[in-house]
Molecule: transfer RNA
Organism: Thermoleophilaceae bacterium
RNA sequence: UCCGGGAUGGGGUAGCUGGUAGCCCGCUAGGUUUUGGUCCUAGAAGCGGAGGUUCGAGUCCUCCUCCCGGAG
Numbered sequence: 001u002c003c004g005g006g007a008u009g010g011g012g013u014a015g016c017u018g019g020u021a022g023c024c025c026g027c028u029a030g031g032u033u034u035u036g037g038u039c040c041u042a043g044a045a046g047c048g049g050a051g052g053u054u055c056g057a058g059u060c061c062u063c064c065u066c067c068c069g070g071a072g
């Protein structure tokens, strides 16, 4: 330099043909319990950045940043 893959709550991970961002762990509150744990209920918290297309973008297009792999 070129090619491919990736970036989603605090951590891990899904999201189909563009149409309500979900699951697990963790956290907070309540219930249960003598207490803690377990269990149950509820809640907070997220799409790497900037533009574009579209009625509508995590998803499509362009550029940039970072990570992984490959070629030279």
Stems, first nucleotide, its partner, number of pairs: 001071007010025004019055001027043005048064005